Transfer RNA from Palleronia marisminoris, 72 nucleotides, folded computationally. The coordinates come from a structure-prediction model, not an experiment, and the mean pLDDT is 83. It matches the Rfam family "tRNA". About the family: Transfer RNA (tRNA) molecules are approximately 80 nucleotides in length. The family's RNA type in Rfam is transfer RNA.

[in-house]
This record gives sequence, structure tokens and C1' cells, in this order.
RNA sequence: GGGCGGUUAGCUCAGCGGUAGAGCACUUCGUUCACACCGAAGGGGUCACUGGUUCGAUCCCAGUACCGCCCA
Repeated sequence: GGGCGGUUAGCUCAGCGGUAGAGCACUUCGUUCACACCGAAGGGGUCACUGGUUCGAUCCCAGUACCGCCCA
């Protein structure tokens, strides 16, 4: 330098056009002498950034940034 993949909640990842989800973690309550486990309820997201397409974009297109793999 070229090619491919990834970037979504604190962490690991789903979702691939129509109000953004799960598990774990966190908070509160119950339970316990207490902690853990367990049960119930709850909080938390500019979907990397910029622009474009569309009635509507996490999702499609272009560019940029960062991470990983391959080729040279």
C1' cells in the first nucleotide's frame, strides 16, 4: 500500500428498513442473625463519527476514525 471483518447498555453479544433487546453486572425490596443463593421490581444507550438515499435508517450507500485477520 491492497483486500476482508468488526464498532449497539459497565462487560459479552442479538437485532439487519417501521417506538432498541437478552444474559451477566448495578440499585431497591423480600428472604437470612448476617452474607451468598433464590424471588419480585427498577435504573442505565448521541446504536464510533460525518454526509447521502428513503415517508421513515442501528439496518442501505459514500467517506473518516479505531480494532482484528490476510496479502504484498